[in-house]
Context: one part of a larger RNA
RNA sequence: CUGGGCGUAAAGGGCGCGUAGGCGGUAGGGUAAGUCGGAUGUGAAAUCCCUCGGCUCAACCGAGGAACAGCAUUCGAUACUGCCUUACUCGAGUCUGGGAGAGGGAAGCGGAAUUCCAGGUGUAGCGGUGAAAUGCGUAGAUAUCUGGAGGAACACCAGUGGCGAAGGCGGCUUCCUGGCCCAAGACUGACGCUGAGGCGCGAAAGCGUGGGGAGCAAACAGGAUUAGAUACCCUGGUAGUCCACGCCCUAAACGAUGAGAACUAGACGUUGGAAGGAUCUGCCUUUCAGUGUCGCAGCUAACGCAAUAAGUUCUCCGCCUGGGAAGUACGGCCGCAAGGUUGAAACUC
Numbered sequence: 001c002u003g004g005g006c007g008u009a010a011a012g013g014g015c016g017c018g019u020a021g022g023c024g025g026u027a028g029g030g031u032a033a034g035u036c037g038g039a040u041g042u043g044a045a046a047u048c049c050c051u052c053g054g055c056u057c058a059a060c061c062g063a064g065g066a067a068c069a070g071c072a073u074u075c076g077a078u079a080c081u082g083c084c085u086u087a088c089u090c091g092a093g094u095c096u097g098g099g100a101g102a103g104g105g106a107a108g109c110g111g112a113a114u115u116c117c118a119g120g121u122g123u124a125g126c127g128g129u130g131a132a133a134u135g136c137g138u139a140g141a142u143a144u145c146u147g148g149a150g151g152a153a154c155a156c157c158a159g160u161g162g163c164g165a166a167g168g169c170g171g172c173u174u175c176c177u178g179g180c181c182c183a184a185g186a187c188u189g190a191c192g193c194u195g196a197g198g199c200g201c202g203a204a205a206g207c208g209u210g211g212g213g214a215g216c217a218a219a220c221a222g223g224a225u226u227a228g229a230u231a232c233c234c235u236g237g238u239a240g241u242c243c244a245c246g247c248c249c250u251a252a253a254c255g256a257u258g259a260g261a262a263c264u265a266g267a268c269g270u271u272g273g274a275a276g277g278a279u280c281u282g283c284c285u286u287u288c289a290g291u292g293u294c295g296c297a298g299c300u301a302a303c304g305c306a307a308u309a310a311g312u313u314c315u316c317c318g319c320c321u322g323g324g325a326a327g328u329a330c331g332g333c334c335g336c337a338a339g340g341u342u343g344a345a346a347c348u349c
Base pairs, nucleotide, nucleotide: 004320005319006318007303008302012317014201015200016199017198021194022193023192025088026087027086028085029084030083031082033081034080035077036076037075038074039073040072041071042070049065050064051063052062053061054060091191092188093187094186095185096184097182098181099180103177104176105175106174107173108172109171110154115149116148117147118146119145120144121143125136126135162169163168206247207246208245209244210243211242215241216240220236221235222234223233258316259315260314261313262312263311266294267293268292269291270290271289272288273287274286275285276284277283298305299304322349323348324347331342332341333340334339
C1' cells in the first nucleotide's frame, strides 16, 4: 500500500464553529479535460512467449514471429465525471403567524432549615455509638420562645418529563439573548454534507489575585476499634466548596455507539404542536417533531441491536493492528505550577 475492523474483544476525536480538501439534487445546450475507440510514430538489442533450426540430447546458441505497460501526435465517440451556460424546486435557507422549555448572561426578591449572637423561661445533663469515649454543660448547656446576623442550597411541584452541541441546566420576578417545533402560503434557487490544520466551549479537582465563609469537609488532632489501624465509626477541624477576574483542559467527558442523508414489518406508552371528530371539559382518530419500552426481517462471536439500528446503502472525518515495558522516556509545543498534548525503543512473554 492492498485488506479487515472500531457498543462490550485493540479502536469514535469531550463537544461545537469552520479553512483547505473530499463528496454533491433535477432538466436542456455547449465543450471534450477525465473516460472510451481507430490510425501513425515511438516503445534499442538481449530477456520472457510461440515456431523452425545448430551443437549426438539438454543447458546454450541462431533465425523468424508475437508481445510490451506507457508516451506523443492525430481522427472520432459523448453515457458517466469535470468545466461553461440556461432553467427548475424536492435538498438548504429567508419571511409571516402560533407554541413548549431547569437553554445562556445580568440584576433584584423570597421562604424553610443549619450555625452563631443577644434576651426570656428552665435545670442537670446534652451529644454520640454496635457499645463507648474524646467533646459540650452549674461561668447555666441540651430543650423551648422572641429578636438579630450571615452564608450556602432551593423541599413539595418532579416525571419512565423538558432544554442544550457537549460539559451541563431546577425557588420567584424583570431585562438582554441562542436554539428548536408546528401550520399554511410566499420568496431565494443547490446557496449543500463532511471537515486535516485552526478557533471557541469544556464537570470535578487544582492554580493566581482579591473578597466571602453558615453547613460540609481532603490534610491534621483527639476518642474508639484492632494483633496493629497512618482506615472504616465518633468528636473537632484547615484548605476547599461560594463570588469576581485570569489560568488549567482532564474524566467510566458513556449510548463505552463520529457527523449527514436515503431506504426497510408492527405494538404499546410519554412530551410539545397541528387538523378533524365526538361532545360537555376530558376523550377519540389522523399527522409532524422529540423521548421511551417491546418486537419482525436483517445483523451479531454471543450478549444483544432492531425506523433514536449495532439492518441495507452513500459521502466525509477520527481511530485500531498481540500482552507487558508505557500513556513511560527523549524531543517539540502549551502551562505560574500541578501537569497536559504529541509519543517511542531496548528488553520480555

RNAcentral holds the full RNA, with entries from ENA, Greengenes and SILVA. This is a predicted structure of a 349-nucleotide part of an RNA (small-subunit ribosomal RNA, central domain) from an uncultured bacterium.